Overview: This is a predicted structure of a 74-nucleotide RNA (c-di-GMP-I riboswitch aptamer) from an Acidobacteriota bacterium. Its Rfam family is "c-di-GMP-I riboswitch aptamer". Its family is annotated with cyclic-di-GMP binding in the Gene Ontology. NCBI's taxonomy places the organism under Bacteria, Pseudomonadati, Acidobacteriota.
RNA sequence: UAUCCGAAAAGGCAAUCGCCCUUGGGCGAGCGCAAAGCCAGGAAUCCUGCAAAAAGGAUCGUCCGGCUGCCGAA
Numbered sequence: 001u002a003u004c005c006g007a008a009a010a011g012g013c014a015a016u017c018g019c020c021c022u023u024g025g026g027c028g029a030g031c032g033c034a035a036a037g038c039c040a041g042g043a044a045u046c047c048u049g050c051a052a053a054a055a056g057g058a059u060c061g062u063c064c065g066g067c068u069g070c071c072g073a074a
Stems, first nucleotide, its partner, number of pairs: 005072002012033002016029006031061001037067003041064003044059005
């Protein structure tokens, strides 16, 4: 230095709930996440649809893959 890995520290994201405003935001608490960052890649599940499909949408934290990234103990 690089790779693997994931202790600590500094940050990051933010499930869910509450309050305020009003339709999409603010504030607080904070389940959790080492990629819970990104992708017009592939799937899975759910909703609508349907005789069956096709198709559309959702899962912002379902998985695989790719790309990038903070720190540096064992």